[in-house]
């Protein structure tokens, strides 16, 4: 330098043919308990890596850039 895969919540990851961004764990509150653990209920937490484009509408499609892993040279 070229190719492939990936970048989404604090962590690990989903997200179907473009139509209100989710789960588990973690975390805060409450219930339960003599007190805890476990369990149950409720909540907070997001510039979907960045810039631009297409579209009524983009995490998803198109172009470019950055970062990570692997392969080729």
């Nucleotide at each position: 330098g070229g190719c492939u895969g990936g970048g989404u919540a604090g962590c690990u990851c989903a997200g179907u043919u473009g139509g209100u961004a989710g789960a588990g764990c973690g975390u805060g509150g409450c219930a339960c308990u003599g007190a805890a653990a476990a369990u149950g209920c409720c909540g907070a937490g997001g510039u979907c890596a960045c810039c631009g484009g297409u579209u009524c509408g983009a995490g998803c499609c198109c172009g470019g850039u950055c970062c990570c892993a692997g392969c080729c040279a």
A computed fold for a 73-nucleotide RNA from a Phycisphaeraceae bacterium, annotated as transfer RNA. The prediction has a mean pLDDT of 84. The organism belongs to Phycisphaeraceae, within Bacteria. The RNAcentral record of the sequence draws on ENA. Rfam family: tRNA. Rfam describes the family as follows. Transfer RNA (tRNA) molecules are approximately 80 nucleotides in length. It is annotated as a transfer RNA. Its family is annotated with triplet codon-amino acid adaptor activity in the Gene Ontology.